A computed fold for a 74-nucleotide RNA from a Microcaldota archaeon, annotated as transfer RNA. Taxonomically the source falls in Microcaldota (Archaea, Nanobdellati). Rfam family: tRNA.
RNA sequence: GGGCUCGUGGCGCAGACUGGUAGCGCGCGUGAUUUGCAAUCACGAGGCCGCGGGUUCAAAUCCCGCCGAGUCCA
Numbered sequence: 001g002g003g004c005u006c007g008u009g010g011c012g013c014a015g016a017c018u019g020g021u022a023g024c025g026c027g028c029g030u031g032a033u034u035u036g037c038a039a040u041c042a043c044g045a046g047g048c049c050g051c052g053g054g055u056u057c058a059a060a061u062c063c064c065g066c067c068g069a070g071u072c073c074a
Base pairs, nucleotide, nucleotide: 001073002072003071004070005069006068007067010026011025012024013023020057028044029043030042031041032040050066051065052064053063054062
C1' cells in the first nucleotide's frame, strides 16, 4: 500500500442480505420472598447505532468518504 471482516447501553452479542417505534444475556437500581445473604420472581434506569455526507416520506439497515480494531497478501 491492497483485500476481507468488524465498530450497536457498563460488558458480550442480535437486528443489516428483505429500510418502517433498537432487542437479548450478564451487570446495575427498586420491590417481593429470607433471621440475613445467595438464588428466584416482578418492575425499572441506561444506547437513538464509530464520524461526516448522500438517497428516501422514512436509514443501525442502501450508497460515498473518513477514522479505529482484527486478519490475510505485498